[in-house]
Background: Transfer RNA from a Myxococcota bacterium, 73 nucleotides, folded computationally. The prediction has a mean pLDDT of 85.
């Protein structure tokens, strides 16, 4: 250089019938205990990797870019 796959929350990841974003660790507060672990509740945390098209609407579709991983040469 080509091609394919993938880029969501502090990590690890759902979410393809397009209707506006979850959960699990993680952090903070609180319950429980004499206290610490565990456990159970509640809370914060996202320009969805950029730009930019199509649509009334985009995380999802198209298009270029930028990052990972693999294939080829």
């Nucleotide at each position: 250089g080509g091609c394919u796959u993938c880029g969501u929350a502090g990590c690890u990841c759902a979410g393809u019938u397009g209707g506006a974003a979850g959960a699990g660790c993680g952090a903070g507060c609180g319950a429980c205990u004499c206290a610490u672990a565990a456990u159970c509740g509640c809370u914060a945390g996202g320009u969805c990797g950029g730009c930019g098209g199509a649509u009334c609407g985009a995380a999802a579709c198209c298009g270029c870019c930028c990052g990972a991983a693999g294939c080829c040469a």
Its Rfam family is "tRNA". It is annotated as a transfer RNA. The organism belongs to Myxococcota, within Bacteria.